[in-house]
RNA sequence: AUCCCCCUGCGGGGUUGGGUGCAAUUCCCGACCGGCGGUGAAAGCCCGCGAACCCCACUCCAGGCGUGCUCGAACGACUGAGGUGGGGCCGAUCCGGUGAAACUCCGGGGCCGACGGUGACAGUCCGGAUGGGAGCAGGGCCAC
Numbered sequence: 001a002u003c004c005c006c007c008u009g010c011g012g013g014g015u016u017g018g019g020u021g022c023a024a025u026u027c028c029c030g031a032c033c034g035g036c037g038g039u040g041a042a043a044g045c046c047c048g049c050g051a052a053c054c055c056c057a058c059u060c061c062a063g064g065c066g067u068g069c070u071c072g073a074a075c076g077a078c079u080g081a082g083g084u085g086g087g088g089c090c091g092a093u094c095c096g097g098u099g100a101a102a103c104u105c106c107g108g109g110g111c112c113g114a115c116g117g118u119g120a121c122a123g124u125c126c127g128g129a130u131g132g133g134a135g136c137a138g139g140g141c142c143a144c
Base pairs, nucleotide, nucleotide: 005140006139007138008137009136010135017029018028019027031124032123033113034112035049036048037047038046044111045110053088054087055086056085057084058083059082061080062079063078065076066075067074069072093109094108095107096106097105115127116126117125
């Protein structure tokens, strides 16, 4: 001094305007947005990670039920809600230029975006979420 471990903080952006309609920030025209780590050089669409949802294992709590007897705990399966770990699911990029090196820069064209809700179909509204979180920063611990 690092790893491990512990603590604290931080940790997501976006429908201006117009059309149709009784009704749409949901449809149509158009507008706008881009988490985290990595990568020979800066990435929504290269490689991974994270959130939602589903499954499995372990664990913890609650509930009623059953067994049982030393009458109070225990044991058993079930149901529900958490925690940890693992798995599943999980969108989208091309051309030209510069360069030693770029699907990352510059120029141009294109594409993508969980679930539930809604008077009408949502990346942008409302909600789970004052949540979770990849991870980032700082401090502590340890040893000499």
The RNA shown here (FMN riboswitch aptamer (RFN element)) has 144 nucleotides and comes from an Actinomycetota bacterium. NCBI's taxonomy places the organism under Bacteria, Bacillati, Actinomycetota. Rfam family: FMN riboswitch aptamer (RFN element). Its family is annotated with FMN binding in the Gene Ontology. About the family: The RFN element is a highly conserved domain that is found frequently in the 5'-untranslated regions of prokaryotic mRNAs that encode for flavin mononucleotide (FMN) biosynthesis and transport proteins.